[in-house]
RNA sequence: GUCCUCGUCGUUCAACGGAUAGGACGUGGGUUUCCUAAACCUAAAAUCGAGGUUCGAUUCCUCGCGAGGGCA
Numbered sequence: 001g002u003c004c005u006c007g008u009c010g011u012u013c014a015a016c017g018g019a020u021a022g023g024a025c026g027u028g029g030g031u032u033u034c035c036u037a038a039a040c041c042u043a044a045a046a047u048c049g050a051g052g053u054u055c056g057a058u059u060c061c062u063c064g065c066g067a068g069g070g071c072a
Base pairs, nucleotide, nucleotide: 001071002070003069004068005067006066007065010025011024012023013022018055027043028042029041030040031039048064049063050062051061052060
């Protein structure tokens, strides 16, 4: 240089073009306990950026940024 894959809560993963963007772990609060731990209840928390297509985009397209890999 070129091609491919990927980018979603703090972390790790889901999500036929139509969901209240979900789960697990973690974090805060509560119940329980003499106190912890465990268990149970509960809350907060995310779509890499800019355009485009569409009635509707996390999803499709383009460019950029970042990560990984193949070839040179």

Notes: A computed fold for a 72-nucleotide RNA from Candidatus Wolfebacteria bacterium CG_4_10_14_0_8_um_filter_37_11, annotated as transfer RNA. The source organism's lineage runs through Bacteria, Bacteria candidate phyla and Candidatus Wolfeibacteriota. Its mean pLDDT, the model's own confidence on a scale to 100, is 81. Its Rfam family is "tRNA". Rfam describes the family as follows. Transfer RNA (tRNA) molecules are approximately 80 nucleotides in length. The family's RNA type in Rfam is transfer RNA.